[in-house]
RNA sequence: CUGCUACAACGGCUUCCUGACGUGGCAGAUUUAUUGACUGGAGCA
Numbered sequence: 001c002u003g004c005u006a007c008a009a010c011g012g013c014u015u016c017c018u019g020a021c022g023u024g025g026c027a028g029a030u031u032u033a034u035u036g037a038c039u040g041g042a043g044c045a
Stems, first nucleotide, its partner, number of pairs: 001028007010019001012044003016041002
C1' cells in the first nucleotide's frame, strides 16, 4: 500500500436502512505517484 473481516465517531431522538472518520484481526505485495464517504432514508417529535 491492497483485499477480506469485526468493531465503530457522526442525527433533536431510534434494538431500523444507507454511508464510514477511526481502531483491531487475517492474507498478500514491497514500489512511485494521484484522488473522493455521508452529514442522508424510514419512523417519532
Molecule: SAM/SAH riboswitch aptamer
Organism: uncultured Yoonia sp.